Predicted 3D model of a 73-nucleotide RNA (transfer RNA) from a Planctomycetota bacterium.
Its mean pLDDT, the model's own confidence on a scale to 100, is 82.
The sequence is in RNAcentral, with records from ENA.
[in-house]
RNA sequence: GCCAUCGUAGCUCAGUCGGCAGAGCGAUGCUUUCGUAAAGCAUAGGUCGUCGGUUCAAAUCCGACCGAUGGCU
Numbered sequence: 001g002c003c004a005u006c007g008u009a010g011c012u013c014a015g016u017c018g019g020c021a022g023a024g025c026g027a028u029g030c031u032u033u034c035g036u037a038a039a040g041c042a043u044a045g046g047u048c049g050u051c052g053g054u055u056c057a058a059a060u061c062c063g064a065c066c067g068a069u070g071g072c073u
Stems, first nucleotide, its partner, number of pairs: 001072007010025004019056001027043005049065005
């Protein structure tokens, strides 16, 4: 330098033939307990890597850029 895959919550990821942004774990509070753990209930947490384009509408489609991993030279 070229090619491929990937970037979504604190972590691991789902959601991609456009139409409400989610799960598990973790965090916090409450219940329970003499107390802790476990269990149950609830709550918070996101400019979906960045910028632009298409569209009534974009995490999703298109382009550029940034970053990660792997491969080729």